[in-house]
A computed fold for a 96-nucleotide RNA from Desulfosarcina cetonica JCM 12296, annotated as c-di-GMP-I riboswitch aptamer.
The sequence was found by an Rfam model in a public genome assembly.
The model forms 80% of the base pairs in the Rfam consensus.
The organism belongs to Desulfosarcina cetonica, within Bacteria.
It matches the Rfam family "c-di-GMP-I riboswitch aptamer". Rfam's curators write: GEMM was predicted in a large-scale screen for bacterial structured RNA regulatory elements.
Its mean pLDDT, the model's own confidence on a scale to 100, is 80.
RNA sequence: GCCCGAUAAACGCAAACCACAUCGUAAGAGUGGGACGCAAAGCCACUGACCAGAAAUUUCUCAAACAGGGAAAGAUCAGGCAGCAGGGCUACCGAA
Numbered sequence: 001g002c003c004c005g006a007u008a009a010a011c012g013c014a015a016a017c018c019a020c021a022u023c024g025u026a027a028g029a030g031u032g033g034g035a036c037g038c039a040a041a042g043c044c045a046c047u048g049a050c051c052a053g054a055a056a057u058u059u060c061u062c063a064a065a066c067a068g069g070g071a072a073a074g075a076u077c078a079g080g081c082a083g084c085a086g087g088g089c090u091a092c093c094g095a096a
Stems, first nucleotide, its partner, number of pairs: 004094002012038002017033004022029002036083001042089003046086003050080002053077001057073006
């Protein structure tokens, strides 16, 4: 240095839940409280899984000049999720 991860040590993060003159159609995110847990539960949306649908797209339908309205999809499109798994980058400590 790399691999590895201990009833080690010093740190770190923060699930559910609660609150909010916050953002968003929503999923979800943010701030504060709170700790279920985490050896990368630090960062990245590249692959798959999962969640979700306002606009756009497609189909059906109402209307019938145009325009417009309603319903459906779970995707080709646009989002989310890194604490689902894989992958990439970085990193504290040092027993076996």